[in-house]
Context: one part of a larger RNA
RNA sequence: UUGGGUUUAAAGGGUGCGCAGGUGGCCGGUUAAGUCCGGGUGAAAGGCGGUGGCUCAACCAUCAGCAGGGCCCCGGAUACUGCCCGGCUCGAGUACGUGUGAGGCCGGUGGAACGGGUGGUGUAGCGGUGAAAUGCAUAGAUACCAUCCAGAACACCGAUUGCGAAGGCAGCCGGCUGACACGCAACUGACACUGAGGCACGAAAGCGUGGGGAGCAAACAGGAUUAGAUGCCUGGUAGUCCACGCCGUAAACGAUGCGAACUCGCUGUUGGCCCUUCAGGGUCAGCGGCCAAACGAAAGCGUUAAGUUCGCCACCUGGGAGUACGCCGGCAACGGUGAAACUC
Repeated sequence: UUGGGUUUAAAGGGUGCGCAGGUGGCCGGUUAAGUCCGGGUGAAAGGCGGUGGCUCAACCAUCAGCAGGGCCCCGGAUACUGCCCGGCUCGAGUACGUGUGAGGCCGGUGGAACGGGUGGUGUAGCGGUGAAAUGCAUAGAUACCAUCCAGAACACCGAUUGCGAAGGCAGCCGGCUGACACGCAACUGACACUGAGGCACGAAAGCGUGGGGAGCAAACAGGAUUAGAUGCCUGGUAGUCCACGCCGUAAACGAUGCGAACUCGCUGUUGGCCCUUCAGGGUCAGCGGCCAAACGAAAGCGUUAAGUUCGCCACCUGGGAGUACGCCGGCAACGGUGAAACUC
């Protein structure tokens, strides 16, 4: 390479948008590029076949013998693919109607709790642990009451729920805004799927500038424990929060790429629609549980496939190594791309 694979053995890109490319619904026509048939060409040597020469063979000779990728042209075929033309509506989309949600951004606002200030009551402890100590407290702590301030997070509702492409999203109110589902069948008429590069988004931590700082808390300090202690305790700085700008990673997980079609059922639930004898039933879309067939090494999966197929992308092949070097990106941290020797 051919091939075989990618939930857990190596392997699905973190996610989306999308240029090129690949792929492409139903009917009719044109063309004849692909495709198929026929014709021509395809030196010699070589290959295959026949015959012959060296004692055989290798080797060599010989044949107006065969094959031969490919190329050419003319001629022909037209099912399939392509080009062009016309049509269609079931794919895709639009309009209209109904509805859903913690989808996003901005502003405002509420209560509980923690912490702090002040005032009051009150007196000797509080706190912490396995036990203690550091720590706090007669300059009046802890506890209780009143009042004020500040920051961060939103108990109950809450779910096995919902929304979002992913990351992710939760008090309440308002503004702006994205999406989806269902119903209807009016409109467009294949407008589609995928998507190398590219672009955008992208938890936490981290970085820059400025702000903020209650609680928590890397680092750090102290107290204990211990042979020694990072683990327990008392403190505590970055950070955690906000604005703007970077970073671009993750067990970014369903460890399962996206789209389409097809393949028994049962059950719960969310949203819509229809029917209803008001018990319930049907249907579309979603989220769960259990299973037939099938699949799977098994665990398991099983209309939300890991089943049966098609299209497109990404990726895998021991260690060395996500390393070295180079290049690109970044303020840096570092990220992206990504070997070889050697070894087995």

The part of an RNA shown here (small-subunit ribosomal RNA, central domain) has 344 nucleotides and comes from a Cytophagales bacterium. Its Rfam family is "Bacterial small subunit ribosomal RNA". It was read from a public genome assembly. Its mean pLDDT, the model's own confidence on a scale to 100, is 86.